[in-house]
RNA sequence: GGCCCCAUCGUCUAGCGGCCCAGGACAUCAGGUUCUCAUCCUGGAAACACCGGUUCGACUCCGGUUGGGGCCA
Numbered sequence: 001g002g003c004c005c006c007a008u009c010g011u012c013u014a015g016c017g018g019c020c021c022a023g024g025a026c027a028u029c030a031g032g033u034u035c036u037c038a039u040c041c042u043g044g045a046a047a048c049a050c051c052g053g054u055u056c057g058a059c060u061c062c063g064g065u066u067g068g069g070g071c072c073a
Stems, first nucleotide, its partner, number of pairs: 001072007010026004018056001028044005049065005
């Protein structure tokens, strides 16, 4: 330098154009239970890397940028 893959709550992940004000597990916070802790139960907060485009409508499709990974040279 060329090509390919990936990017979603703190972490791991689901999502295949409208059902979704994005769901789950762990973690975290509050409450309940317990003499206390742990366990268990209930509830809360928390995310689509960035910029454009297509579309009535985009986390999803297209282009570019950034970051990560791989192959070739």